[in-house]
RNA sequence: CCCGCAGUAACUCAGUCCGGAUAGAGUAGCACCCUCCUAAGGUGAAAGUCAGAGGUUCAAAUCCCCUCUGCGGGG
Repeated sequence: CCCGCAGUAACUCAGUCCGGAUAGAGUAGCACCCUCCUAAGGUGAAAGUCAGAGGUUCAAAUCCCCUCUGCGGGG
């Protein structure tokens, strides 16, 4: 230098193929219930500029372009 994959909640990941209406799950943390207390269990709420910027579109996490970071391959 070239190619591919990945980047979404504090962490691990779905959703991207084929654009669609308030962006989800588990774990952790928080509050409450349960218990003499803790753990376990149950309930609930909260937590996101979907790596960043731009473009296309009525509408973008999803499509296009550029950039950044990580991993792998090639030279």
Transfer RNA from an uncultured Bacilli bacterium, 75 nucleotides, folded computationally. Rfam family: tRNA. By type it is a transfer RNA. Gene Ontology term of the family: triplet codon-amino acid adaptor activity. The coordinates come from a structure-prediction model, not an experiment, and the mean pLDDT is 83. It was read from a public genome assembly.